[in-house]
Model confidence (mean pLDDT): 82 of 100.
Predicted 3D model of a 91-nucleotide RNA (transfer RNA) from a Candidatus Woesearchaeota archaeon.
The sequence was found in a public genome assembly.
Rfam family: tRNA. It is annotated as a transfer RNA. Gene Ontology term of the family: triplet codon-amino acid adaptor activity.
């Protein structure tokens, strides 16, 4: 220098190839209920109250204008063009 891959929420993924209607699903965050367990305070005695804190459930919510810019199209996450980043190969 050339080819080909990847790049989509905070992180991981689908979707692209065959354009279509709120960009889906998982950790993960935030509210909220519901159970377990721990430590503390008060009271009592093998229990009650009251705060905190950790874990398993369920339910709801926020967050991405798709690596950037630009073309085509009614309508790009998806084609085209150029370009950034990171990978493999080949000179």
């Nucleotide at each position: 220098g050339g080819a080909c891959c990847c790049g989509u929420a905070g992180c991981c993924u689908a979707g692209c190839c065959u354009g279509g209607a709120u960009a889906g699903g998982g950790c993960g965050c935030c509210a909220g209920c519901c159970u377990u367990c721990u430590a503390c305070u008060c009271a009592g005695u093998c229990u009650g109250a009251g705060a905190a804190g950790a874990g398993a459930g369920c339910u709801g919510g926020a967050g991405a204008u798709c690596g950037u810019g630009g073309g085509u199209u009614c309508a790009a996450a998806u084609c085209c063009c150029a370009u950034c980043g990171g990978g493999u190969c080949c000179g």